[in-house]
Molecule: transfer RNA
Organism: Microgenomates bacterium OLB22
RNA sequence: GCCGACUUAGCUCAGUGGUAGAGCAACGCUUUUGUAAAGCGUGGGUCCGGGGUUCAAAUCCCCGAGUCGGCU
Numbered sequence: 001g002c003c004g005a006c007u008u009a010g011c012u013c014a015g016u017g018g019u020a021g022a023g024c025a026a027c028g029c030u031u032u033u034g035u036a037a038a039g040c041g042u043g044g045g046u047c048c049g050g051g052g053u054u055c056a057a058a059u060c061c062c063c064g065a066g067u068c069g070g071c072u
Stems, first nucleotide, its partner, number of pairs: 001071007010024004018055001026042005048064005
């Protein structure tokens, strides 16, 4: 220099055009003499940034940034 994958909650990841979700973690409650475990519940998001397409974009297109990998 060229090519590809990825970027969504604190962490790991789903979501392939129509109200953003799960597990773990955190917090609260129940249970216990107490702790842990277990059960129930609650909160937590500028979907990497900008622009475009569309009635409507995390999702499609363009530019950029970052991480990882391959080729030379």